[in-house]
The part of an RNA shown here (small-subunit ribosomal RNA, central domain) has 349 nucleotides and comes from an uncultured bacterium. RNAcentral holds the full RNA, with entries from ENA, Greengenes and SILVA.

Context: one part of a larger RNA
């Protein structure tokens, strides 16, 4: 390699679009490239098998045949596949009618609370912890009123709730963008699925310029704790948390579960629609999307998984192959840089 596999044992690519490749819905026709059959030619010898002979047997020779599964022409077959045409609605898409969400974006707008500035009451402590102390306070602090300034989050509703491909998304409004879902069956007529490479988006952190700085809060100072104490607590505080352009490209990017599509018992909640029955805003009974929870068959090594599969089956991409060295090293491409992609072996056990 082959086979076997990927939720937890190694092993689903962060995540969507899509060239190229692979795969591909129903019916007729044509064609006959794949694929099936006949017949010819080739298919050296030696070698390989069988038969029979020949050295006293065997090795070995020697002679006939088989094999040589292949290529090539040609002449048929036509179910499949392809090819080329016609034609079809049930995939898929559009159209109309509806509701529906923290979905994206750009902008206005609010109240609370944290710090602070001022001015007013008022007086010795605040304020921290296990316990303290460092820190603030008579230059009047903590407390508590009124004004005023910033800057960032958005209490309660709030939920196994919604919505997005992932990241993710939450005060209220307005623009302006998409999207899925239901219900209809008007039009298109397989326009599909999947994707190596490519592109793009992509928590925090992290970088460049330039703003902003309310809170927190690495780094760093200073108090404890401690034998020590480069922590844990404590009292301070800087990058940074913030916009805005750019760039970085990585996380337990997790459902540790790749994307479609089809099948397979049942029960209970709840999100968003239809249809019925009653018509009465409920209730029931169907029915599609969605999200959850139990549980049967199956199935898994077990735990579980069960129609949102970890079942049964189809197509396609990713990815695994003892633990350690290593996600190192070398080259390579990217990146300002930090580093990221791609990724070995010696030795070891």
């Nucleotide at each position: 390699c082959u086979g076997g596999g990927u939720u937890u044992a190694a092993a689903g690519g962060g995540u969507g679009c899509g060239c190229a490749g692979g795969c591909g819905g129903a019916a007729g026709a044509u064609u006959a490239a794949g694929u099936c059959g006949g017949c010819g030619g080739u298919g050296a010898a030696a070698u390989u098998u069988u038969g029979c002979a020949g050295c006293u047997c065997a090795a070995c020779u020697g002679u006939a045949a088989a094999a040589g599964u292949g290529c090539c022409a040609u002449c048929g077959a036509u179910a499949c596949u392809g090819g080329u045409u016609u034609u079809c609605u049930u995939g898929a898409g559009u159209g109309u009618g509806g509701a529906u969400g923290a979905a994206g974006u750009a902008g206005g707008c609010g109240g609370a609370a944290u710090u602070u500035g001022u001015g007013g009451u008022g007086u010795a402590g605040c304020g921290g912890u296990g316990a303290a102390a460092u820190g603030c306070a008579u230059a009047g602090a903590u407390a508590u009123c009124a004004c005023g300034a910033g800057g960032a989050a958005c209490u309660c509703c709030g939920a196994u709730u919604g919505c997005g491909c992932a990241g993710g998304c939450a005060g209220c409004u307005u623009a302006c963008u998409a999207g899925g879902c239901c219900a209809u069956a008007a039009c298109u007529g397989a326009c599909g699925c999947u994707c190596a490479g490519g592109c793009a988006c992509g928590a925090a952190g992290g970088c460049g310029u330039g703003g902003g700085g309310a809170u927190c809060a690495a780094a760093c100072a200073g108090g404890a704790u401690u034998a020590g104490a480069u922590a844990c607590c404590c009292u301070g505080g800087u990058a940074g948390u913030c916009c805005a352009c750019a760039c970085u490209g990585u996380a337990a990017a997790c459902g540790a579960u790749g994307a479609u599509u089809g099948c397979u018992a049942g029960g209970u909640g709840u999100g968003g629609g239809g249809g019925g029955u009653c018509u009465g805003a409920c209730c029931c009974c169907u029915u599609c999307c969605g999200u959850g929870c139990c549980g049967g068959a199956g199935u898994u090594a077990a735990c579980g998984c069960a129609a949102u599969a970890a079942g049964c089956a189809a197509u396609c991409c990713a990815c695994c192959u003892g633990g350690g060295g290593a996600g190192u090293a070398c080259g390579a491409c990217c990146g300002c840089a930090a580093g990221g992609u791609u990724g070995a072996a010696a030795c070891u056990c």